[in-house]
Context: one part of a larger RNA
RNA sequence: UGACGGGGGCCCGCACAAGCGGUGGAUUAUGUGGUUUAAUUCGACGCUACGCGAAGAACCUUACCUGGGCUCGAACGACUGGUGGUACUCCUCCUGAAAGGGAGGGGGACCCGCAAGGGAGCCAGCCGAGGUGCUGCAUGGUUGUCGUCAGCUCGUGUCGUGAGAUGUUGGGUUAAGUCCCGCAACGAGCGCAACCCCUAUUCUGUGUUGCUUGCAUAGCAAGUUCUCUCAGAAGACUGCCACGGACAACGUGGAGGAAGGUGGGGAUGACGUCAAAUCAUCAUGGCCUUUAUGUCCAGGGCUACACACGUAAUACAAUGGUAUAGACAGAGGGCAGCAAAACCGCGAGGUGGAGCAAAUCCCUAAACUAUGCCUCAGUUCGGAUUGUAGGCUGCAAUUCGCCUACAUGAAGCUGGAAUCGCUAGUAAUCGCAGAUCAGCACGCUGCGGUGAAUACGUUCCCGGGUCU
Numbered sequence: 001u002g003a004c005g006g007g008g009g010c011c012c013g014c015a016c017a018a019g020c021g022g023u024g025g026a027u028u029a030u031g032u033g034g035u036u037u038a039a040u041u042c043g044a045c046g047c048u049a050c051g052c053g054a055a056g057a058a059c060c061u062u063a064c065c066u067g068g069g070c071u072c073g074a075a076c077g078a079c080u081g082g083u084g085g086u087a088c089u090c091c092u093c094c095u096g097a098a099a100g101g102g103a104g105g106g107g108g109a110c111c112c113g114c115a116a117g118g119g120a121g122c123c124a125g126c127c128g129a130g131g132u133g134c135u136g137c138a139u140g141g142u143u144g145u146c147g148u149c150a151g152c153u154c155g156u157g158u159c160g161u162g163a164g165a166u167g168u169u170g171g172g173u174u175a176a177g178u179c180c181c182g183c184a185a186c187g188a189g190c191g192c193a194a195c196c197c198c199u200a201u202u203c204u205g206u207g208u209u210g211c212u213u214g215c216a217u218a219g220c221a222a223g224u225u226c227u228c229u230c231a232g233a234a235g236a237c238u239g240c241c242a243c244g245g246a247c248a249a250c251g252u253g254g255a256g257g258a259a260g261g262u263g264g265g266g267a268u269g270a271c272g273u274c275a276a277a278u279c280a281u282c283a284u285g286g287c288c289u290u291u292a293u294g295u296c297c298a299g300g301g302c303u304a305c306a307c308a309c310g311u312a313a314u315a316c317a318a319u320g321g322u323a324u325a326g327a328c329a330g331a332g333g334g335c336a337g338c339a340a341a342a343c344c345g346c347g348a349g350g351u352g353g354a355g356c357a358a359a360u361c362c363c364u365a366a367a368c369u370a371u372g373c374c375u376c377a378g379u380u381c382g383g384a385u386u387g388u389a390g391g392c393u394g395c396a397a398u399u400c401g402c403c404u405a406c407a408u409g410a411a412g413c414u415g416g417a418a419u420c421g422c423u424a425g426u427a428a429u430c431g432c433a434g435a436u437c438a439g440c441a442c443g444c445u446g447c448g449g450u451g452a453a454u455a456c457g458u459u460c461c462c463g464g465g466u467c468u
Base pairs, nucleotide, nucleotide: 007468008467009466010465011464012463013462015458016457019422020421021420022419023418026314027313028312029311030310031309032308033307034305035304042053043052064300065299066298067297068296069295070294076128077127079125080124081123082122083121088107089106090105091104092103093102094101095100110119111118112117130289131288133287134286135285139283140282141278142277143276144274146272151190152189153188154187155186156185157166158165159164170181171180172179196266197265198264199263201234202233203232204231205230207228210224211223212222213221214220215219237260240254241253242252243251244250316415320374321373322372323371324370325369326368332363333362334361337356338355342351343350344349381412386407387406388405389404390403391402392401428450429449430448431447432446433445434444
């Protein structure tokens, strides 16, 4: 000077408390450990690994295993030699699971040059190649975390023999090293805040494909008030008032206002910490390998299963289940695409193909509302498991896809110790879309619908800041 303390003071955070809903019990999905295996490729391991890399393992992917092949090699550069119906291309046959290997036949170029010949190409050799092989404790780059916590420093000056201190401490205040006051300090930088984006209000402009009105229902006509679109502007600044405060910063209350004291959300992550993570995104030093640790192919595996853990989905029911009828979104996506009407099928789906490169056409809600039934039961709860018959994608669903119908109808009656999330359009609950993608979503990323309870307070648990 730091760090630490079951030392002290002050302060903060869904940290506790007050509440609401979960996890831990059941079944399934998924990841991990373990075990097994020819192989179950590799990485990630307290918080900060475990629905993580993987925004999608049937083949491919694929890195693993078994077997079969190739050896200048799947792609590329340099040098040397060779080749002349050469490069390239088509066909046939044999072998084979394919990759590959072998044999035969047909067509047939390009550039320079009159030609000879040379180049390019091809073949062979050789120097490089190739490696998801090792080392993240040799590295770059990128990322997590403390933490969106309020801190981390510098110049000059001053103090101290010096390490260093001061500034940055103190009195107030703030979300904040935010600001005010004081002070041997005076200033400054990186952070904070603001500038950026979305959202909440209004105005101006813009009116088609949007909106309104009429006719009519393909659409047409008129209009641009409203909704809306996307440009510009206004608006919030403690600006005004009162009180408190040190005549300060600021705090409390009020007015006006769509919004009030950071309005709500996002992006943004200081100096550094963990030899944190990644040599398997990529790049790269060193080491290793070169008829194999490279490369091609077929099949298998990554999907195994006494078990243990994490994260989710669905439930255990009446605030419910079921049947019929009816209503209301936002944000996205669409040409090897989205697909309407109509018809067929109980259904998944099929036929069909209008319209749409889309404010025009298509993909499109559920919870909810009304009425009926069920009447507390392992049930009209729950849907696992299994059987049969089908549908879709795709060369191909056996290992190993998704969906439908019928039948079957398991565990489960609210979950021990323990433990997690959340303070408002939040939790809870309800569906929709998208990326990946031929197909496959209970995951992820977004979107809207319905819409709570509670916070006395800071003694305690955890983490953090600051002074000592």

RNAcentral holds the full RNA, with entries from ENA, Greengenes and SILVA. The part of an RNA shown here (small-subunit ribosomal RNA, 3' major domain) has 468 nucleotides and comes from an uncultured bacterium. Rfam family: Bacterial small subunit ribosomal RNA.